[in-house]
């Protein structure tokens, strides 16, 4: 620093409409066991769409620092010119300007939003590799 198993792991709509499929009950009909038919309700499924939400898979941005670069700005030091306020010429430093750069922050693309299962950053002890 990687994997692998285990353990522990938050947070947000059991949202609203729509197509389908359709348990379970209810009416006929028949009736031994059973089943047939049309309706009427309709969980639960699945898909499609809408709104609200939630950040701890992933996944985008951002800090300082760190390099780079320097024409005009500003400070600073040396030097010249001038009566003098200034004014120039080198360098250094700074801002501004690029590069690079973390997060549990920040977006809310992905993912998720009753329990249960899934997922889960991030730890905890281990085994293994590099």
């Nucleotide at each position: 620093c990687c994997u692998c198993a285990c353990u522990g792991g938050a947070g947000a709509g059991a949202g609203c409409c729509g197509c389908g499929u359709g348990a379970c009950c209810c009416u006929g009909c028949a009736u031994c066991c059973u089943g047939c038919a049309a309706g009427g309700u309709g969980a639960g499924c699945c898909c499609g769409g809408c709104c609200a939400c939630c950040g701890a898979a992933g996944g985008g941005g951002c800090a300082a620092g760190c390099c780079c670069a320097u024409a005009a700005c500003g400070c600073g030091a040396c030097g010249g010119c001038c009566a003098a306020u200034g004014u120039u010429g080198u360098u250094g430093c700074g801002a501004g300007g690029g590069g690079u750069c973390a997060a549990u922050c920040u977006c809310u693309c992905a993912g998720g939003u009753a329990a249960a299962g899934c997922g889960g950053a991030c730890a905890g002890a281990g085994a293994g590799g590099g």